[in-house]
Notes:
Small-subunit ribosomal RNA from an uncultured bacterium, 1388 nucleotides, folded computationally. Model confidence (mean pLDDT): 86 of 100. The RNAcentral record of the sequence draws on ENA. Rfam family: Bacterial small subunit ribosomal RNA.
RNA sequence: AGAGUUUGAUCCUGGCUCAGGAUGAACGCUGGCGGCGUGCCUAACACAUGCAAGUCGAACGGGUGUACGGGAUGGAAGGCUCCGGCCGGAAGCCCCGUGCAUGAGUGGCGGACGGGUGAGUAACGCGUGGGCAACCUGCCCUGUACAGGGGGACAACACUUAGAAAUAGGUGCUAAUACCGCAUAACGGGGGGAGCCGCAUGGCACCCCCCUGAAAACUCCGGUGGUACAGGAUGGGCCCGCGUCUGAUUAGCUUGUUGGCAGGGUAACGGCCUACCAAGGCGACGAUCAGUAGCCGGCCUGAGAGGGCGGACGGCCACACUGGGACUGAGACACGGCCCAGACUCCUACGGGAGGCAGCAGUGGGGGAUAUUGCACAAUGGGGGGAACCCUGAUGCAGCGACGCCGCGUGGGUGAAGGAGCGUUUCGGCGCGUAAAGCCCUAUCGGCAGGGAAGAAGGAGGACGGUACCUGACUAAGAAGCCCCGGCUAACUACGUGCCAGCAGCCGCGGUAAUACGUAGGGGGCAAGCGUUAUCCGGAUUUACUGGGUGUAAAGGGGGCGCAGACGGCAGCGCAAGCCAGGAGUGAAAGCCCGGGGCCCAACCCCGGGACUGCUCUUGGAACUGCGCGGCUGGAGUGCAGGAGGGGCAGGCGGAAUUCCUGGUGUAGCGGUGAAAUGCGUAGAUAUCAGGAGGAACACCGGUGGCGAAGGCGGCCUGCUGGACUGCGACUGACGUUGAGGCCCGAAAGCGUGGGGAGCAAACAGGAUUAGAUACCCUGGUAGUCCACGCCGUAAACGAUGAUUACUAGGUGUCGGGGAGCAGAGACUGCCCGGUGCCGCAGCCAACGCAUUAAGCAUUCCACCUGGGGAGUACGCCGGCAACGGUGAAACUCAAAGGAAUUGACGGGGGCCCGCACAAGCGGAGGAACAUGUGGUUUAAUUCGAUGAUACGCGAGGAACCUUACCCGGGCUCAAACGGGAGUGGAAUGGAUCAGAGACGGUUCAGCCUACGGGCCGCUUCCGAGGUGCUGCAUGGUUGUCGUCAGCUCGUGCCGUGAGGUGUCGGCUUAAGUGCCAUAACGAGCGCAACCCCCGCCGGCAGUUGCUAACGGGCAAUGCCGAGGACUCUGCCGGGACUGCCGCCGCAAGGCGAGAGGAAGGCGGGGAUGACGUCAAAUCAGCACGGCCCUUACGUCCGGGGCGACACACGUGUUACAAUGGGCGGUACAGCGGGAAGCCAGGCGGCGACGCCGAGCGGAACCCGAAAGCCGUUCUCAGUUCGGAUCGGAGUCUGCAACCCGACUCCGUGAAGCUGGAUUCGCUAGUAAUCGCGCAUCAGCCAUGGCGCGGUGAAUACGUUCCCGGGCCUUGUACUCACCGCCCGUCA
Repeated sequence: AGAGUUUGAUCCUGGCUCAGGAUGAACGCUGGCGGCGUGCCUAACACAUGCAAGUCGAACGGGUGUACGGGAUGGAAGGCUCCGGCCGGAAGCCCCGUGCAUGAGUGGCGGACGGGUGAGUAACGCGUGGGCAACCUGCCCUGUACAGGGGGACAACACUUAGAAAUAGGUGCUAAUACCGCAUAACGGGGGGAGCCGCAUGGCACCCCCCUGAAAACUCCGGUGGUACAGGAUGGGCCCGCGUCUGAUUAGCUUGUUGGCAGGGUAACGGCCUACCAAGGCGACGAUCAGUAGCCGGCCUGAGAGGGCGGACGGCCACACUGGGACUGAGACACGGCCCAGACUCCUACGGGAGGCAGCAGUGGGGGAUAUUGCACAAUGGGGGGAACCCUGAUGCAGCGACGCCGCGUGGGUGAAGGAGCGUUUCGGCGCGUAAAGCCCUAUCGGCAGGGAAGAAGGAGGACGGUACCUGACUAAGAAGCCCCGGCUAACUACGUGCCAGCAGCCGCGGUAAUACGUAGGGGGCAAGCGUUAUCCGGAUUUACUGGGUGUAAAGGGGGCGCAGACGGCAGCGCAAGCCAGGAGUGAAAGCCCGGGGCCCAACCCCGGGACUGCUCUUGGAACUGCGCGGCUGGAGUGCAGGAGGGGCAGGCGGAAUUCCUGGUGUAGCGGUGAAAUGCGUAGAUAUCAGGAGGAACACCGGUGGCGAAGGCGGCCUGCUGGACUGCGACUGACGUUGAGGCCCGAAAGCGUGGGGAGCAAACAGGAUUAGAUACCCUGGUAGUCCACGCCGUAAACGAUGAUUACUAGGUGUCGGGGAGCAGAGACUGCCCGGUGCCGCAGCCAACGCAUUAAGCAUUCCACCUGGGGAGUACGCCGGCAACGGUGAAACUCAAAGGAAUUGACGGGGGCCCGCACAAGCGGAGGAACAUGUGGUUUAAUUCGAUGAUACGCGAGGAACCUUACCCGGGCUCAAACGGGAGUGGAAUGGAUCAGAGACGGUUCAGCCUACGGGCCGCUUCCGAGGUGCUGCAUGGUUGUCGUCAGCUCGUGCCGUGAGGUGUCGGCUUAAGUGCCAUAACGAGCGCAACCCCCGCCGGCAGUUGCUAACGGGCAAUGCCGAGGACUCUGCCGGGACUGCCGCCGCAAGGCGAGAGGAAGGCGGGGAUGACGUCAAAUCAGCACGGCCCUUACGUCCGGGGCGACACACGUGUUACAAUGGGCGGUACAGCGGGAAGCCAGGCGGCGACGCCGAGCGGAACCCGAAAGCCGUUCUCAGUUCGGAUCGGAGUCUGCAACCCGACUCCGUGAAGCUGGAUUCGCUAGUAAUCGCGCAUCAGCCAUGGCGCGGUGAAUACGUUCCCGGGCCUUGUACUCACCGCCCGUCA
């Protein structure tokens, strides 16, 4: 930083999609360790259980327990005794005091912090900056002063009442730092005096008088507390500027509403509240309403501007089951306080009660989804206390989850021209791959063992924790997956599958060779993760502030006037709001950036600096904007003088034409069309003449001429009236531009009311056309078109181009006006202003094009656009009498929809030009019979292929068996043929025989190589084989066709952003892109032509088997013989023709001429030769070949059958239908070729096919050889003496064999057919037509086919309008699979 996707290709517009980053994530597969973070986004759903806010005995009374001391009471054990008693004094109990512990209570402080959540809230809620002269502030700090003296209660407690309980009540006693008077003081309030200050209300300080009005003690004797005032600090309250989402299809909202006065209330201002008075207040700078949302620091993304987000952490706010309320208090309208109401849950003795996890854990539920009912107060912090200390689910830690970020490991070295295995293969190999094994080494993590912290600022005290960390011994062991591999995007093969199964983010893959599906091998990427999904930003300058557009791609409002708003000329003075500069404050911390430091590193954490683009205050400046003042004239306007004009409105007038009416003339039609018909007309039309009526529109002039803002405006005259222009430069003095809303105008059609109505003419009717024809054409015809008044408000209302001003080469026309020059004149020249056209430079544009009338360069303002369809539709609202108009979506769906230009193709577009393309002509086909091919049908099989032209007498240039690929049946399985390996046997091989349809099978005889290496053959076995099985859409080769058409391209240059163009276009010419000229092209290649072959003329050379003029010989006759090369001919080599010559035309190329000459003349005739390419054209069955398939068969052998079927249909042919003919007789003349298993002279036999005998010839020698023609004769128009099918009979020949299924011969039979509908084919000269002959294949032949040969031998072409095909130029296109296209509607 971009990429893919609209096209055949291109440029542009434009949407969709991808690559990046991010997350409180979830899901799939997988999962070794550690550190630091993080974890209900959903049901502000409901909650069991435990814990989360207490503490103070140094405020107080009293209870209990315990210890000690004292006192009272008590009298035990024990001792003594004179037995009377005495001594002794324990336990117990009571009281007082002290210490410790503890439940409840009075009292104090704290429960307003900390912790949670995001429901509500669009708000002074939050952010930022200010204000309070309108305020409060417990605990803390500083200062000043004070604490004197009294009093009365209430809990606890005791007794008691009610109640299940919760709890409530009664009587009585009592303490205090609890409560209440009194004194004193500050403060406060009221009145008076007087000073200073401020932004208004007002504030500060002083003096005098009056009024109200404080306190608490405890003690360990150190202290801790108490009261008042002032100040500080901290925390809060209120007010203000600015900022803070979407919807206008929400446009009006508001009655405590806005303000005032008075009062109340508050810590305090205030309509906060109340009464009264006024009628205001807010709103297009978006009120109200609706939807959504806690806000910020920040986080993510981005180059930035911006966009998205607000989880964790930090600040603020709001909330605590839902709603309401106050109490206490410094502070609350109070999460773990109170009261009421509601819903829900629980307890209950039914009378009543209890509760609030959005605290930490945890449960149910919801959900794709989110953790432990852990440890500790050791640290940090908080509450209470003088303190010890107590409390603290704040917090510190631990646990769970790859949820995220960061770090580490799963080993390192060596190890083959490279094992096994797997994959692939062209079978050679290649890949996995130094990878493994093996050998050597190491030990981070994990495991074992030993040691063992810091974290604690005087001592002790550590939840974490026997943790981090250190050390030792041992083992490569315990530790890799996921996604992807068609393009985008890095990574390819095999198999399977066969539009199936499937993939897919977009384009798109899959219909038999899929790098896109599935699997495998291999590869790429990332890695304890990898993918997917969801969401956000980016890419997207695709909402464009930075940074877009609107002629044709989406987009200029139909036009004007104009309020608000926005913007605004020249010079001067001033102010300082914007603006600029300096200074100051603020912009919390965290985060971010930079530097440094601490955990081994990093993540993470700590320290310092920067930044935080903002806001505020202040000082200064005055260029620009703004504001104020006075001025200027260039913008704008006014005035005066002119002329131009279909500008508007009203009234009047005119002629032409159509129609109608009346009358005349006149007769058989008119009218209409491509052609007709409907229609009109003998009741007199049309035509024509005269007269009349009525309505509408104004020919010529008339013009890319005029006017108007647009719509629009056209006969003439008059009146009223708007605007523009020119000239003058007198007047005003910025008065301007634009213009959301608004108002007005606004073609046609349409609507309302009333007129009018000639022509025209939706609807409608009829006639035609047509498959139909609700159309186009024709005949009619009503609304309407016209007028008046009122609506409608649209349009391709277009220059598809909003308005304004200035600037930026020219050329040329035209309309209006005005100067100047030439003394004057003019149809002269030049200039200025305004309008309207064309051409064109720079510039712009995607291109087309625009270009002083901009789409150029700039200014200002308005309107509008943001992919296509859905849709200008629905809903809502507004307007309208209605019709309808304005505003104007979404669901869903597509990967495009588009603009301009390019190459082709196409057109019932144009121009030019060819071709037996038409026309002109000759002969055919289509009808008949037969032959042959094909379709179809049939069949065991009728093998397969070819299928418009370009298949169909085609592959077939030879199907009875064979061929043969098909069918039936019988056989074979290294096998009918070939190659190789191993084993075994045998010369090879030849013959006989049995059964059989044969193949095959059985039996049997003969036979035995060598140079000793082996060769050959059979058998067995293994591997290769074999297949006319599939794919011509995997291919080679070959072929058809366009088309023997004149085209198809390249290099360099030039033009174009590019596809591409130019060249190759244009003019002339040619059979031809053949040539000439011209030319931003110049050359070149493949084609054309020529070079090659045949035919036509001549020459040279050569003459046998050919020829025979002269000479000679000979025959019945014949070049038969000698001889000859003259001639014909044969063969080879040459010549000849080039528009070369003449005339005319033309620049030239070239054309023309019955030209000359010539055998031949303008390419002499014919052949061979087929450009780039098209038809996925044909052929896997000629051959070759990739892949797939079969392997006792899809191979192979044999017998038989079939390919020959037959109700039909088509193509190609043959023979005919007859007299230009048929039959018979006579008679003449070719050329190409072929011939040995052959051609066969001649002779004989047979009517004949043919047979027998037989000469010659491997050929210019022998053989095969004409027919039409010509001469005669017959037939006389008839289904025939035409025609020969079919059938019967008899034969011949080939062949192993003619039944299916051959040809030929003879005799007999003697069908259809009398020139063939629509339609269609060939041919332009030695051609068509007609006549026969030869050859290939071949035993024979279904050949009437094919390929050749010669004989006889025409007609016609005016011409290029039309049909078909083609070439070049041009034009349109929504086609490019290219008109057999594309595409629309209906139905399924």